[in-house]
RNA sequence: GGCCCCAUCGUCUAAUGGUCAGGACAACGGAUUCUCAUUCCGUUAACCGGAGUUCGACUCUCCGUGGGGUCA
Numbered sequence: 001g002g003c004c005c006c007a008u009c010g011u012c013u014a015a016u017g018g019u020c021a022g023g024a025c026a027a028c029g030g031a032u033u034c035u036c037a038u039u040c041c042g043u044u045a046a047c048c049g050g051a052g053u054u055c056g057a058c059u060c061u062c063c064g065u066g067g068g069g070u071c072a
Base pairs, nucleotide, nucleotide: 001071002070003069004068005067006066007065010025011024012023013022018055027043028042029041030040031039048064049063050062051061052060
């Protein structure tokens, strides 16, 4: 340098073009307990950047950025 893949809460990971962007773990608050742990309930928190298509984009297209694989 060519080609291919990936980018979503703190971490891991879902989401037929119409979801309040969901779940697990973590954090925080509460219940339970003599205390801790366990268990249960609740809360906070995310779509890599820009442009385009569309009535509507996390999702499709293009350009970039970063990461990975492969061929040299």
Transfer RNA from an uncultured candidate division WWE3 bacterium, 72 nucleotides, folded computationally. The sequence was found in a public genome assembly. Rfam family: tRNA. Rfam classes the family as a transfer RNA.